Molecule: Glycine riboswitch aptamer
Organism: Microbacterium stercoris
RNA sequence: ACGACACGCGCGGGAGAGUCGCCUCACACGAGGUGACACCGAAGGAGCAAGCCUCCCCGCCAAUCUCUCAGGUACACGUACCGCGCGGAUCGG
Numbered sequence: 001a002c003g004a005c006a007c008g009c010g011c012g013g014g015a016g017a018g019u020c021g022c023c024u025c026a027c028a029c030g031a032g033g034u035g036a037c038a039c040c041g042a043a044g045g046a047g048c049a050a051g052c053c054u055c056c057c058c059g060c061c062a063a064u065c066u067c068u069c070a071g072g073u074a075c076a077c078g079u080a081c082c083g084c085g086c087g088g089a090u091c092g093g
Stems, first nucleotide, its partner, number of pairs: 002092003007087007018037008038073003044069001045067003051060002
């Protein structure tokens, strides 16, 4: 040089789930607020297995699994994740 890995930035792709009532704005389409019950899981968060350690207990320990605290359920934004490019760090070389 190159490769691996995690991080950051940019571009592209990127799902799920709702109704009703009331009030307000408004010519209308539609939007906002609020209440009730219902629902989604792929921002974030939390929990656990195998396994490791131990005489035992405790502890460590992942997720797209579970919970649904948060977030979300018109559109848009955004989203885990995937691809490409760039950057510097670490390791191998």